Predicted 3D model of a 102-nucleotide RNA (SAM riboswitch aptamer (S box leader)) from Arthrobacter sp. MYb214.
Lineage of the source: Bacteria > Bacillati > Actinomycetes > Micrococcales > Arthrobacter.
Of the family's consensus pairs, 96% are formed in the model.
The sequence was found by an Rfam model in a public genome assembly.

[in-house]
């Protein structure tokens, strides 16, 4: 790094630093943006992949204590995300995050 499998029109933003371009990417559009964008830090936040923790319904079994699932809630661990629907529309070996394996 391939290759699978889920999601991508809910949702959440202050500060320092930095100093010109950003919204991945090509074509045509529409926003942000020296009133400092974008990006890096620190916080705080928001969501529930994933771990866990409760509750409850099902399966399985070597049977009364082990697994493996579904549905709800909680979540201080892993990660992720906090401008527009991945900003829109076509396009392509498309992208991005998770989670599974190697």
């Nucleotide at each position: 790094g391939a290759c699978c499998c889920a999601u991508c029109c809910c949702g959440a933003g202050c500060g320092g630093c930095u100093g010109a371009g950003a919204g991945a990417u090509c074509u045509g559009g529409c926003u942000c943006c020296a009133c400092g964008a974008c990006g890096c830090c620190g916080c705080a936040g928001c969501a529930a992949c994933c771990a866990c923790c409760u509750u409850u319904g099902g399966a399985g079994u070597u049977u009364u204590g082990c697994u493996c699932u579904g549905c709800a809630g909680g979540c201080c661990g892993g990660u992720g995300c906090u401008a527009c629907c991945g900003c829109c529309a076509g396009g392509a070996c498309c992208g991005a995050u998770g989670g599974a394996g190697a």